[in-house]
Context: one part of a larger RNA
RNA sequence: GAGUGAACGCUGGCGGUAUGCUUAACACAUGCAAGUCGAACGGUAACAGAUCUUCGGAUGCUGACGAGUGGCGAACGGGUGAGUAAUAGAUAGAUAACAUGCCUCGAAGAGGGGAAUAGCCACUGGAAACGGUGAUUAAAACCCUAUAUGCCUCUAAAUCAUAAGAUUGCGAGGGAAAUAUUUAUAGCUUCGAGAUUGGUCUAUCUCCUAUCAGGUUGUUGGUGAGGUAAGAGCUCACCAAGCCUAUGACGGGUAGCUGGUCUGAGAGGACGAUCAGCCACACUGGAACUGAGACACGGUCCAGACUCCUACGGGAGGCAGCAGUGGGGAAUAUUGCACAAUGGGCGAAAGCCUGAUGCAGCAAUACCGCGUGGAGGAUGACGCAUUUCGGUGUGUAAACUCCUUUUUUAUGAGAAGAAAUUUGACGGUAUCAUAAGAAUAAGCUCCGGCUAACUCCGUGCCAGCAGCCGCGGUAAUACGGAGGGUGCAAGCGUUAAUC
Repeated sequence: GAGUGAACGCUGGCGGUAUGCUUAACACAUGCAAGUCGAACGGUAACAGAUCUUCGGAUGCUGACGAGUGGCGAACGGGUGAGUAAUAGAUAGAUAACAUGCCUCGAAGAGGGGAAUAGCCACUGGAAACGGUGAUUAAAACCCUAUAUGCCUCUAAAUCAUAAGAUUGCGAGGGAAAUAUUUAUAGCUUCGAGAUUGGUCUAUCUCCUAUCAGGUUGUUGGUGAGGUAAGAGCUCACCAAGCCUAUGACGGGUAGCUGGUCUGAGAGGACGAUCAGCCACACUGGAACUGAGACACGGUCCAGACUCCUACGGGAGGCAGCAGUGGGGAAUAUUGCACAAUGGGCGAAAGCCUGAUGCAGCAAUACCGCGUGGAGGAUGACGCAUUUCGGUGUGUAAACUCCUUUUUUAUGAGAAGAAAUUUGACGGUAUCAUAAGAAUAAGCUCCGGCUAACUCCGUGCCAGCAGCCGCGGUAAUACGGAGGGUGCAAGCGUUAAUC
């Protein structure tokens, strides 16, 4: 000098754009953050309508629809950085060792039958959470069976290639489906291809420490088996004794990685907030289930700590989602509005949901822009400071005259963002017009040298200052005040850490 997710002191007019718990991955009251589909199903708790009515009511009949069965989603989106020094990340490859719901294209198909179960009803246990028994019922839920171009397993053989293999193929065995409605669609099954998304593997690189020198027994390799979507000590049995290491193994400390950010002429050094990609985690530890996909933030089970309810028998919970509270801290915001836009989930659609997102609120936290007036005005007024008492400085500064209206206030008009005859949270916002009136708006630091800017008074090695050198012991341009001046300016200075 530059820069900061900053804080503190003094001060503070406006707008735009960004940013805002760096500390306790501390504990959390309350509300919301993942639903949707009646065009899969049996139905009818509520609302509205219709019909009947003995005027009590009845009927799912209709619009719809609570709860339930079923489907899809909930593995995305959002948060955090605890762990992790390599099971991660970056870059380049491999997969002849793999998977892939929804989507696109192509080929072929959907025949026949059955048994249940939730709901509902009855009885019943429990304070509750939550159940139990019986009867009855539906489906695109479940099961059996037929069919099989192709598919899977085993397999005679042939061709090509090789490190394991690939292709073709005789034969044997195995396996599929679902319907719905407003009749035009949407779905279903098998196979193949694509796209997308992932899994796994390899190479190189990725902090400090030798006051860590040896480490390792599933360890290193082989055979066989199991396991996985898939290669592999991934796991197991047996056999061999290997494997890594001063080119730093093993141990300890620290740390999410990258694109990038800051600085610097560069080389480097430091950092990894916001935004984007990847990874990891979801009270702590462990485990699997479902599923195309999880070993699953707002799912399940077990154990633990903590908190809460209880009729003491037993139960409930997980903000590192958005707000918000306590605590910690120098320090970091609203328990706001809307799905109008963009995007996501479901749905044939209308639509519903969406604290993603779009907006608004708060904060000079940062950057950028604007203003706090302009012109004239000397008997150089008053005041203040100083003085050699003549004067000098403040100073065209003020007063005063003329002007302007950015901004401000008031009134009126009023968007784009929306593609469609509907639909705008923002918002009566931005913006525009008219009117009023200099009206509403300047501080902070410094003035010994470095370093731009000097005098007076007070103090008297005291009180104090200070980044370094150093000032202060009676004439202090260095302390405190005043006048004057310098620098920057809605900021200025200090502190912290970085180059």